[in-house]
Context: one part of a larger RNA
């Protein structure tokens, strides 16, 4: 882990409301007694007022007048839900106080005692030479100092992020200190807001930012975890408002249950109303590009006599049937919402009231609108829907996204969504695009695109377009000017005329200047569409991420993309057989029976009806011809669970009714045994 056994709403007073039952204008005791009794008390029978007090009336008030009552049923018991006073459904702190116990660990101190190889340096003294008048130097020797030095015992615990987890800090290798503010043995001293502390909130017995025991204590805990059989009905909320309030709770609001009442929700459609979005507009505020026009008016700018003046740049300001806009703008103005009555289909499991008991008061996705954000699986709001509390079908997987609301059990027909194979069902039919594996559900811009399809619009075209190929492509002239040169082609000016079928005083390469090649432009040749510039479809480029690789996968050229179309398959959906169960009506004394249901998911949660377990008590059974237990199997019932055959076992057990309860286990890092 696991298995068996404990294991959590209970006890007692007091209230309330339902529900039984006495008994009734009364009910009812309590100590205490054997009973009779005990009559004290409590509720109720009359209220009002603070109160004296009054009294079917009181109080407020000068009144008017206006609160509360008067119409009468309550009271003791049992039983069920709630409340509130106790440990109060169970377990769980961290902490607080108070009285003891610890300095055998380890802090610090006193006492009295031990220890501390070896070897290094080599202070002061002293002694001898020597220098000096002298103070005082020098040099050899001695001498052995010292919180010196290497370095063991001893002690310490620096690194190794070595090993290691061993009943709790160990081992290993390295590492500081070892004559000292050194270690150490015995004794003995300081104690818990107290010691001790070279100060780390260290240490005070594996315990210290207040030790450890015991008590106060079953402290308290708005937190966390757990709360044992079964079936029916019905079913939420995470909003507002207040709280030293934000884990929390009071009230409201939304569930249910009991009673009373009878009308009333939602939709639709009519009449009157009501709003000022959305969108549109510029009449109003205000922004906004132009353009006239006015104005020299801060600046710049030019002129100037230095005093003035002009101005296209620039500021103000006024007009435009130009121009573009508002969430704090509206001459306008929906769609919708929403008031009040009427109709109309429906509800009667409605819909209001009063009353009993809750839960809830962290919310979330989708889709409209919206505030702040660059944005966010962001955040704060409005609506409306789903999840939350909702199965099933698709979406490959997928709370909340498309279909569909699940009493059992059989057939059928669809829905979303699919039909090649995995895989249930078309390798179905037309008619098209797409070649990029583009796409096969949804995943990517700005800008590019002579990819390819449809389509418009203009000009050119058998008078011969458009492209390719051949030719020509001249002349005055190398214009003029410059300049070494300048000749069609550094540069300035001009850019004319001839000949033609055309050719520029030259478009562009080229020379040092020439020269050379081309090009606009013609002519031949071919021989039929071209050129331009739009507008749609599918593609393409744009496009980069880390293991190898994901259209669900295989693969598909359609099995892909667009528009039809017809078949299937596809669910707890629809439908139809049949059954059980709940409500409401009807008959019936009741059991029931019979009719209707657009009833029958289901978390918190309220309400109802059973099973089962021990024990009383009353009636009634079984059993050595085999009880209980235990096994195994069959049968009953919606289910808790009930019976019954065999086999064990070897002496007790059961039904029915009514009552009491330390009455039902799988969870609590649950207790305890045992494995």
């Nucleotide at each position: 882990g696991c298995c068996a056994a404990g294991g959590a709403g209970u006890u007692u007073a007091c209230u309330u409301a339902c529900g039984c039952g006495g008994c009734a204008a009364g009910g009812u005791u309590a100590a205490g007694g054997a009973a009779a009794c005990g009559a004290a008390g409590c509720c109720a029978u009359a209220g009002c007022g603070a109160a004296a007090g009054c009294g079917a009336g009181u109080c407020u008030g000068a009144a008017a007048a206006g609160g509360c009552g008067u119409u009468a049923a309550g009271u003791c018991g049992c039983g069920u839900g709630g409340g509130u006073a106790a440990g109060a459904c169970a377990c769980g702190a961290u902490g607080c106080c108070a009285g003891a116990u610890g300095a055998u660990c380890u802090a610090u101190u006193c006492g009295u005692g031990u220890g501390c190889a070896g070897g290094a340096c080599g202070a002061a003294g002293u002694u001898c030479u020597u220098c000096g008048a002298a103070a005082g130097g020098a040099g050899a020797a001695u001498g052995g100092a010292g919180g010196u030095c290497c370095g063991a015992a001893c002690u310490a615990g620096u690194g190794a992020u070595g090993u290691g987890c061993a009943c709790a800090u160990g081992c290993u290798c390295u590492u500081g200190g070892a004559u000292g503010a050194c270690a150490u043995g015995c004794g003995a001293a300081u104690a818990g807001g107290g010691g001790u502390g070279a100060a780390a909130a260290g240490c005070c017995u594996a315990u210290c930012g207040a030790a450890u025991c015991u008590g106060g204590c079953g402290g308290u805990g708005g937190c966390u975890u757990g709360u044992u059989c079964c079936u029916g009905u019905c079913g939420a909320a995470u909003u507002a408002u207040g709280c030293c309030u934000c884990a929390g709770u009071a009230u409201a609001g939304c569930u249910u249950c009991g009673g009373u009442a009878u009308g009333u929700u939602c939709g639709u459609c009519g009449a009157c109303g009501u709003g000022g979005u959305a969108a549109a507009g510029u009449a109003c505020g205000g922004a906004u590009a132009g353009a006239a026009c006015c104005u020299g008016c801060a600046g710049a700018c030019c002129c100037u006599u230095c005093u003035g003046g002009g101005u296209a740049c620039g500021g103000g300001g006024u007009u435009c049937u130009u121009u573009u806009c508002c969430a704090a703008c509206u001459c306008u103005g929906a769609a919708c919402g929403u008031g009040u009555c009427g109709a109309c289909u429906g509800c009667a499991g409605a819909u209001a009231c009063c009353g009993g008991a809750a839960g809830u008061g962290g919310g979330g996705g989708g889709c409209g609108g919206u505030g702040c954000g660059u944005a966010a699986g962001g955040u704060a709001c409005c609506g409306u829907u789903c999840c939350g509390a909702g199965a099933c079908c698709c979406g490959a997987a997928c709370a909340a996204g498309g279909g569909a609301g699940a009493c059992u059990g059989g057939a059928g027909u669809u829905a979303a969504g699919g039909u090649c194979c995995c895989a249930a069902a078309a390798u179905u039919g037309a008619u098209g695009c797409u070649c990029a594996g583009u796409g096969u559900a949804g995943c990517a811009a700005a800008g590019g695109u002579u990819g390819u399809c449809u389509u418009g619009a203009a000009c050119c075209u058998g008078a011969g377009a458009c492209a390719c190929u051949a030719c020509g492509g001249a002349u005055g002239u190398a214009g003029g000017c410059u300049u070494a040169g300048a000749a069609g082609c550094a540069g300035c000016c001009a850019u004319c005329a001839u000949u033609u079928a055309a050719a520029g005083a030259a478009a562009g390469c080229g020379u040092a200047a020439c020269a050379g090649c081309u090009c606009a432009c013609g002519u031949a040749u071919u021989g039929a569409g071209g050129u331009u510039c739009g507008a749609g479809g599918c593609g393409c480029c744009g496009a980069a991420g880390a293991u190898g690789g994901a259209c669900g996968g295989g693969g598909c050229u359609a099995a892909g993309c667009a528009u039809c179309a017809u078949a299937c398959c596809g669910a707890u959906a629809c439908u139809u057989c049949a059954g059980a169960g709940g409500u409401a009506c009807u008959c019936g004394u009741a059991a029931g029976a019979g009719u209707a249901u657009u009833c029958u998911g289901g978390u918190a949660g309220a309400c109802a009806g059973g099973c089962g377990u021990a024990c009383a008590u009353a009636c009634u059974g079984c059993g050595u011809a085999g009880a209980a237990g235990u096994u195994c199997u069959u049968c009953c019932g919606a289910g808790a669970g009930g019976a019954a055959a065999g086999a064990u076992g070897g002496a007790g057990c059961g039904g029915u009714a009514u009552g009491u309860a330390a009455u039902g286990a799988g969870a609590a890092u649950c207790u305890u045994g045992g494995u």
This is a predicted structure of a 675-nucleotide part of an RNA (large-subunit ribosomal RNA, domain II) from a Candidatus Pacearchaeota archaeon. Rfam family: Archaeal large subunit ribosomal RNA. On this family, see Yusupov et al., Science 2001: "Crystal structure of the ribosome at 5.5 A resolution". Gene Ontology terms of the family: structural constituent of ribosome and ribosome.